[in-house]
This is a predicted structure of a 1414-nucleotide RNA (small-subunit ribosomal RNA) from an uncultured Antarctic sea ice bacterium. RNAcentral holds the sequence, with entries from ENA and SILVA. It matches the Rfam family "Bacterial small subunit ribosomal RNA".

RNA sequence: GGCGGCAGGCCUAACACAUGCAAGUCGAACGGAAACAUGUCUAGUCUUGCUAGAUGAUGUCGAGUGGCGGACGGGUGAGUAAUACUUAGGAACAUGCCUUUGGGUGGGGGAUAACUAUUGGAAACGAUAGCUAAUACCGCAUAACGUCUACGGACCAAAGGGGGGAGCUUGCUCCUCUCGCCCAAAGAGUGGCCUAAGCGAGAUUAGCUUGUUGGUGAGGUAAAGGCUCACCAAGGCGACGAUCUCUAGCUGUUCUGAGAGGAAGAUCAGCCACACUGGGACUGAGACACGGCCCAGACUCCUACGGGAGGCAGCAGUGGGGAAUAUUGCACAAUGGGGGCAACCCUGAUGCAGCCAUGCCGCGUGUGUGAAGAAGGCCUUCGGGUUGUAAAGCACUUUCAGUUGUGAGGAAAGUUUGAUGGUUAAUACCCAUUAGAUGUGACGUUAGCAACAGAAGAAGGACCGGCUAACUCCGUGCCAGCAGCCGCGGUAAUACGGAGGGUCCGAGCGUUAAUCGGAAUUACUGGGCGUAAAGCGCACGCAGGCGGUUUGUUAAGCUAGAUGUGAAAGCCCCGGGCUCAACCUGGGAAUAGCAUUUAGAACUGGCAGACUAGAGUCUUGGAGAGGGGAGUGGAAUUUCUGGUGUAGCGGUGAAAUGCGUAGAUAUCAGAAGGAACAUCAGUGGCGAAGGCGACUCCCUGGCCAAAGACUGACGCUCAUGUGCGAAAGUGUGGGUAGCGAACAGGAUUAGAUACCCUGGUAGUCCACACCGUAAACGCUGUCUACUAGCUGUUUGUGGAUUUAAUCCGUGGGUAGCGAAGCUAACGCGAUAAGUAGACCGCCUGGGGAGUACGGCCGCAAGGUUAAAACUCAAAUGAAUUGACGGGGGCCCGCACAAGCGGUGGAGCAUGUGGUUUAAUUCGAUGCAACGCGAAGAACCUUACCUACUCUUGACAUACUAGAAACUUUUCAGAGAUGAAUUGGUGCCUUCGGGAAUCUAGAUACAGGUGCUGCAUGGCUGUCGUCAGCUCGUGCCGUGAGGUGUCAGGUUAAGUCCUAUAACGAGCGCAACCCCUGUUGUUAGUUGCCAGCGAGUCAUGUCGGGAACUCUAACAAGACUGCCAGUGCAAACUGUGAGGAAGGUGGGGAUGACGUCAAAUCAUCACGGCCCUUACGUCCUGGGCUACACACGUGCUACAAUGGUAUAGACAGAGAGCAGCCACUGGGCGACCAGGAGCGAAUCUAUAAACUAUAUCACAGUUCGGAUCGGAGUCUGCAACUCGACUCCGUGAAGCUGGAAUCGCUAGUAAUCGCAUAUCAGCCAUGAUGCGGUGAAUACGUUCCCGGGCCUUGUACACACCGCCCGUCAAGCCAUGGAAGCUGGGAGUGCCUGAAGUCCGUCACCGUAAGGAGC
Repeated sequence: GGCGGCAGGCCUAACACAUGCAAGUCGAACGGAAACAUGUCUAGUCUUGCUAGAUGAUGUCGAGUGGCGGACGGGUGAGUAAUACUUAGGAACAUGCCUUUGGGUGGGGGAUAACUAUUGGAAACGAUAGCUAAUACCGCAUAACGUCUACGGACCAAAGGGGGGAGCUUGCUCCUCUCGCCCAAAGAGUGGCCUAAGCGAGAUUAGCUUGUUGGUGAGGUAAAGGCUCACCAAGGCGACGAUCUCUAGCUGUUCUGAGAGGAAGAUCAGCCACACUGGGACUGAGACACGGCCCAGACUCCUACGGGAGGCAGCAGUGGGGAAUAUUGCACAAUGGGGGCAACCCUGAUGCAGCCAUGCCGCGUGUGUGAAGAAGGCCUUCGGGUUGUAAAGCACUUUCAGUUGUGAGGAAAGUUUGAUGGUUAAUACCCAUUAGAUGUGACGUUAGCAACAGAAGAAGGACCGGCUAACUCCGUGCCAGCAGCCGCGGUAAUACGGAGGGUCCGAGCGUUAAUCGGAAUUACUGGGCGUAAAGCGCACGCAGGCGGUUUGUUAAGCUAGAUGUGAAAGCCCCGGGCUCAACCUGGGAAUAGCAUUUAGAACUGGCAGACUAGAGUCUUGGAGAGGGGAGUGGAAUUUCUGGUGUAGCGGUGAAAUGCGUAGAUAUCAGAAGGAACAUCAGUGGCGAAGGCGACUCCCUGGCCAAAGACUGACGCUCAUGUGCGAAAGUGUGGGUAGCGAACAGGAUUAGAUACCCUGGUAGUCCACACCGUAAACGCUGUCUACUAGCUGUUUGUGGAUUUAAUCCGUGGGUAGCGAAGCUAACGCGAUAAGUAGACCGCCUGGGGAGUACGGCCGCAAGGUUAAAACUCAAAUGAAUUGACGGGGGCCCGCACAAGCGGUGGAGCAUGUGGUUUAAUUCGAUGCAACGCGAAGAACCUUACCUACUCUUGACAUACUAGAAACUUUUCAGAGAUGAAUUGGUGCCUUCGGGAAUCUAGAUACAGGUGCUGCAUGGCUGUCGUCAGCUCGUGCCGUGAGGUGUCAGGUUAAGUCCUAUAACGAGCGCAACCCCUGUUGUUAGUUGCCAGCGAGUCAUGUCGGGAACUCUAACAAGACUGCCAGUGCAAACUGUGAGGAAGGUGGGGAUGACGUCAAAUCAUCACGGCCCUUACGUCCUGGGCUACACACGUGCUACAAUGGUAUAGACAGAGAGCAGCCACUGGGCGACCAGGAGCGAAUCUAUAAACUAUAUCACAGUUCGGAUCGGAGUCUGCAACUCGACUCCGUGAAGCUGGAAUCGCUAGUAAUCGCAUAUCAGCCAUGAUGCGGUGAAUACGUUCCCGGGCCUUGUACACACCGCCCGUCAAGCCAUGGAAGCUGGGAGUGCCUGAAGUCCGUCACCGUAAGGAGC
C1' cells in the first nucleotide's frame, strides 16, 4: 500500500490435541420391520378430517447375518548409506475386480445372529435358555487340457437372485433374458524375488565374520535362496576402503554457471518408509493394515475404584515451539474412486470460494495546453538560481474501482416418447443405435458486454564519500551516531541527524538469512612447490601407473550404424487458447546414460613371432680422503722421574681466583698415555645421502674411457614396506692426553643464574645395542629427450706435426659468465628455475600448532601421524625511495684537539618559572623561549583589577530637526560628567541652497588587544650560505622508480675536467651590487697648507696655492695572466717573478626544493564562531615593579699587568632648533643664572685605555662597592607605591669560583672608551654602531656534536623520541581444569520374559471337520 489473473503457503516440536467431518455400499444374497411415507381393513367421533389399532401389501429401511470395499485415495519424512532409490537386465512366482476361450452350476444336511425370556455390570460390554433364514457353514455325486504318482492309479468344485411369459399342487415347476457362482487355460495390468553399475563424510574406524562362506539332504514359502535345520568342508569380505561412527528419504527435476561443475530435493510426478513408542500375528487376491485386532510402555480422559476408553504425520481448527506459514467455508455441478443391474448413496480425493504484495505477470493512479517563469520552500557571489510546465488556470478522456442492467461457457449423463436392429415362442423384458422432448451448476452478485457520473477513489521505499547512478545548507563536535569493504565524526562533515534538491526502482522498496557466480581462491576443463604455503634426509623396492622398432592375429578399450529403453510433467523449438503476458494446451526435438546387435582395425591393450638404438654382460685400461679390518709413524699437549736454576708464573681491556720458596714458570734428558693427523690442500677428488684426509698391507662397493662380441625391452617411477642416516642423547663394558655442558670460584655489572678468567664432571674415544632427528640446504624429487656460445679446472682417450708449458677433436665430472626462453622480481640459463614426456611426494590466509587427544615406535629423552574451539584483517615474498645504524668508505665545520678569555661561587641589574594577589594583562618554552615582542610601564602607554559612568555609542557612513563654529567664568564631583553662564553670528551662492562643525532623535550599524596561528594571507625563525633540489626529451624497468645527479680526479662549491645511454636546461654555487685596501683623472668649500708673501705670545689667522691629506664622482688594477714542477685534463704545489693586494684579498647584502600543522588572529589583513545598556566606551586609583625559592643573560669585582692623585697625547662614526650648547658668573657637586655660535666637513663633547711622576705593599686593604641614614638637583599636572643624578656618612658579600659549560683562527680574541635610536625624565649594566691598543694557537681528524656524497643492513615510513617482546594488575567473553550435579547416543555380556506363531496332547464340546484346556 489501488485492481486483476496465475501459482504458492509449519522449512521449527515424527510436540500434545478439544470439536466436527475424512469409507462406505448392496433389500436384485437373507431372516426381518425400530423410524418415515403410501395403500387397504377395523374402531371412535355427525362430516371434511383427526385419533387409535391391525396389515411388510408398497416406497423404503435402523440394528443384525452375508457379499464387495476399508491394502485405493489423502498425510508425513522419523527411520534407512542399502532388505531403499535410479538405469539396464533376469527367472524360480502370485494375481480379487477386467477381457478372451473351453466346460460345469446335480442332490442333501445341521447350525447361528437378529428376535424372545431371564440375568451380571456404573459403563464398556456380556452370560444362560429357546426360535429362525441365506449367495453364511458342512458332507455326497460328477472330474479334465487341473494336482499328485511308485505310471498301475489316486484326488479336488459350485449358489443362487431378479425381469417377462406359461402351468398348476399357492409356493413350487417349466421356457426365455439377465446378473451371479464353480473348475481350467490364456491375456492385460499389478505385485513379490534376483543380478550388475551408479548413488554422502570420517583411516585420529584396519581388520571384520561362526549361520559366518560353500556343499549334501530335509523343512518352509506364492516363489529362487542359510530363509531355517542336521551333517560335512574352512571358507567369505577388505587399502578399487571391509567393519565401525556421524549425517541423510531417493529420483524426474530446481537454482546457479559460458561450460565443466557447485548447491538443493518446496510445489507437481514416480518409488520407498512410517502412522503415539516397541513387539506380534489374524483376515484377505493383496496388510503384518493411518481412521482393524492382541500384548507391553508412556501420556490423556471416564469411573460407582471393581474396571474401561483413546491415538489429526487425513481436512479444518486449538495449545505449544518459532523469525515465520491460511477458513473449525461451499459442493459432489465437473474429473476420479468404492458399492450397486440401475436410479442412486458415500467421497475434507477433487472442484471452487476465503485469508496473505509470498512469488510471477498485466493494468491504473490521468492526457494536452499553460511563463506573470506566481506564491511558498531551499540555496546565493544578493545579481540571481532551483523546485518548474511542476502547480493554478483552460480544454479533453474515463481504463480500473463504484452504481444499474444484460449475460455466455463449463452439461455429458439421467428420465421419457418414437423409430430401427439384436435376443426370444413373443409385438413382454432386456441390450445397442438413432430422433425428439424433458432435465442436473458449488463457483455465482461468474467471465464478457452496455449505460451513468466525475479527475473524480488510487504512491511509496531506499539511496546520494568511493566501489555505484545521484549535492548543497543547517544542527552536532571522536559526542550523538553511521558502516557491505575501505572508512566517516575531535567547530566550516557531499559519510552522523534534519531540510531542499537529485538518483534508482515502483505496488512495491529496503534489511536479514541462504545458494551459485565472480573465485583460475581445490585448478577435469583450469593452479602451484629456489626465496611467497609447498620436494619425504637419502636409497632399494612389491603392488600400482607408464613404457623402444617391426610382423601376424584378436576385438577388451576405441569408432560408425541399427534396435530397445531413457514415464508424464519440466527445459528448448513450432503452433493454438485466455484482449496481451504470466498461465494453459497440441505437436516435435532433446534426454551425453544403459542394454542388445552389425561392421571397422589406425591407435592402446591381449596372444604369438622377429629386431637392436633403451637396459645389461664380457675384454683391456684409468683416477679417487669410497667402505671395513689389522699394523706402523712423527710433531704437539699433559703427567711422572731426574738435572740446571730462582721468584715469580699465569691470565686480562684492567684485574682477581689459581700455581709457586714443600722450588713453580723457564730449560735439558728420559718415560708413560690418549686423542688428532700441520705442510701438500685446490669453487680439487670420492660417495645415494649422512659423510670421508698420516703411512703400509688384506678384503670390498661404485664410476669412467676405447674397441669389439653377446643377451634381446630384461626398462622408468614407486603408496604401504625395508635399509642407511651428522651432532646431541640413552644402555652395558672399557678408556680418558687435550677440550669441556652441569657445577665451583674470580671478575664485569644497577643486577649478571651470561659474554672474560681459573678449575672441572658427564661427554668427546673404542666395542656392542638403541634413538631417527638437523638451516639433513643447491632451502631446487627421480628418470628420459631436445634447445646459441665463451672461459677455467679434474680425469680418460683419438689424431696431427714444427715433439712442445704445442695444436685440433671426442667422453665423464666440477666451476664462472652469458644468448633465446622462463620468472612477481631477485635470478636460472645444456649440472635449467628453458621446451616436452613418465611416475611419486607435498601446498591451499595469519595465529592457535607441528600443539592437544587417540594410535604406532622408543629404556627414556622423545619421534611420527595430526585436529578443533577461539581470534585477527591481515600474515608473507621480491624489489623501490627515504630515514636510521654503538655498519663501512670519503669529506667539511671553533666540531674536537692546541690556545686565549669567560659563565657556573659573590653583590647588583634584567628576563623567565614558581608562588602570591582584587589584578600581578597577553604572547614567546630544547637547539631555534628566558637584556625575547618592549628602539625605553610614575599618569598616559595598558590590553589587567577596583569603584563610578554612557548606550547609535570614544570612532565611520547615511536620514530628519535645530544650532555657525568656537569661547569666558562659577559651582558639585576623585574624575568622567553634570548644572549654570559670557562673548560670538562667520564663508560660498545661479538666492533654491551648499560646505565645515556641534546638539537631539530613529534605524541600518559601529565597536571588541574576545576564541581559533590546527581554517588563512603576509612577515619571520631553523636546518644552512649546507651544496644541494629538480625538469624536458631519450634510454632502462610490468611497476614503484632509475639514468642524467653515478665512476676516476679536483674544488669553498652538483666548482671544473675526463670517462659515460644519455643530451640539454632551470632554481641554488660563483659572478654582477655596497663598504674597505692601491693608483690615476676631474673638482677644491665649510676641508688641506709644500712652496711664496703678510700677521700673531701662539693657532691656515689672512693674501694666495691645488702640490699633499681629505672629500666624491669616474677610471685602472688580480685573470692561475707569466715561470718551474706534477697531471690526459681540470687543477694543485712553489720564501718563483712582478705587484698595494695572489689564488672566492677582507667584510656586507644576497638564504634553492623543502622540513618543523615551528612562531605570530596582540603590528596588519582575513574566513568562521562569540558579545551588543557589554567581552563595547569614558574615567579615578591600583597593578604589570609583589617575593620562602629555582634558572637564563649581563654589569661590577675579588686587586700591584692594580688602586689613588697630578700632568700630558692620539680617534672614528653619529646626533642636534620645544635642540646641541661654547664662554662668563654662582654652587664641593648634580645644576642654576646670563649668553656667543650652529638647522651644521663651518657651531656644540675632557675620548679612554696609554705615557710620565708620586704614593699604597698583600691587608677584607687607599681592593670592592652593595646596603642604609641624612641633605639636595633636574624632568614632569604629579617622583608614596615607582625616576635618574649629586654631596656627606655607612662600607655587606667577595681573596679567581664543584660537577658542568660558552665564545673566539687576525686587525680576530681580549681590553679601552665614544656615539645613536626610543625618550619630558628614566630604572641602558640592554640593543645597534664606531674607532683605540692588540695577542696566543691549530700536531692532526682517533674521539664528542652537526652536516654532505657513495655504499650496505633493516621486521622503521607520524621514519630509532621508530618498531617491538614477556610478566604483572583488573575483569571472566571463549577454551582448558575443578569438589560436585545432571542428560543423550552406540556397543557387548547376563537375567526376567507379555502377546503371538509353530509343534505335541488324556478325560471336555462336536456326527465330522475342528475346537476348548494343558